[in-house]
Molecule: transfer RNA
Organism: Thalictrum thalictroides
RNA sequence: GGUCGCAUAGCGGAGUGGAUACCGCGUUAGACUCCGAAUCUAAAAGUCGUGGGUUCAACUCCCACUGUGAUCA
Numbered sequence: 001g002g003u004c005g006c007a008u009a010g011c012g013g014a015g016u017g018g019a020u021a022c023c024g025c026g027u028u029a030g031a032c033u034c035c036g037a038a039u040c041u042a043a044a045a046g047u048c049g050u051g052g053g054u055u056c057a058a059c060u061c062c063c064a065c066u067g068u069g070a071u072c073a
Stems, first nucleotide, its partner, number of pairs: 001072007010025004018056001027043005049065005
């Protein structure tokens, strides 16, 4: 340098053009307990990598860029 893939909450992952973007772990608060652990309940946490485009409507499709991985040379 060429080709292909990936980027969604603190971490890991789902989400095949239409609902308030979900799940697990974690975090915080409460219940329980002599105190913890475990368990239960509730809550917070997302500019969906950036910028454009298509569409009535985009996490989802297209383009560029950024980052990252694989492969070829």